[in-house]
Context: one part of a larger RNA
RNA sequence: CUGGGCGUAAAGGGCGCGUAGGCGGGUUCAUAAGUCAGAUUUUAAAUCCAACAGCUUAACUGUUGACCUGGAUCUGAAACUGCGAACCUUGAGUGCAAGAGAGGAAAGCGGAAUUCCUGGUGUAGCGGUGAAAUGCGUAGAUAUCAGGAAGAACACCGGUGGCGAAGGCGGCUUUCUGGCUUGUUACUGACGCUGAUGCGCGAAAGCGUGGGGAGCGAACAGGAUUAGAUACCCUGGUAGUCCACGCCCUAAACGUUGUACACUUGGUGUCGGAGGAUCUAACCCCUUCGGUACCGUAGCUAACGCCUUAAGUGUACCGCCUGGGGACUACGGUCGCAAGGCUGAAACUC
Repeated sequence: CUGGGCGUAAAGGGCGCGUAGGCGGGUUCAUAAGUCAGAUUUUAAAUCCAACAGCUUAACUGUUGACCUGGAUCUGAAACUGCGAACCUUGAGUGCAAGAGAGGAAAGCGGAAUUCCUGGUGUAGCGGUGAAAUGCGUAGAUAUCAGGAAGAACACCGGUGGCGAAGGCGGCUUUCUGGCUUGUUACUGACGCUGAUGCGCGAAAGCGUGGGGAGCGAACAGGAUUAGAUACCCUGGUAGUCCACGCCCUAAACGUUGUACACUUGGUGUCGGAGGAUCUAACCCCUUCGGUACCGUAGCUAACGCCUUAAGUGUACCGCCUGGGGACUACGGUCGCAAGGCUGAAACUC
């Protein structure tokens, strides 16, 4: 490279936007670059292949043919692809009318709980555990009542419920703002799909500067346990967790399943719409669109399982894999304040 693959065996990029590129709906006309046909020419000889012939045979050699799958030129074909022109509406988008939502950002507000502070009541314990001890408490704790302060998180509702590209998002209100769904079929008329490089987003931890600090809590200290106990349990407790701005860029970033489109028996639940039927209306019922779950036919699969939300049947494009270890390493490059990230071998060994 070809081939074969990527849910669990090696393998889907963490996610999006999008450049180049690749690929691309229907009709008509035109063209003839790709494509196809014919002719001419070239494709040295030898070699290879076939037939025949010459050395007694063979190897070897000779003659003829075939081959030389390619290139060039000319003539022609016009289905398909391309290019050009005109048109179409089903793909895509827009408008209009509705709808649901923890989608995002900012500001403000609320109650419960926790801790602390002040005061009252009150007295000897509290706390903690398997059992204890460290710890707190007669300088009055724990408990209880009243008042105050602070920070963080939002019980119930809450749901294989919803929203978001992913990470993720949950008290309430307001402002700003992204996307989605349904109905209508008014408008544009292929404007599309994918996407190397690039750009942006990206949990937690971590880093820088400045705030904040209730609870929790790496490190650390003490008490236990134990043969030991640098742990599990307990008492404390610093970074951190929170906010603003700037970095970091990783993950079991998982559905371990790239994106888009089309097609392929069904059943049940649930969320958001629309229509119908019923009619006194809501519900139930029927149809339909979009999501989200479960079961399951054909088919697929090594099996497990997947099964209209495919891992089925196809198409387009991207990413990735190629025995285990060495090695999410070294070296180099590049990014980063650092930690480190990305890219990524070989010797050797089984």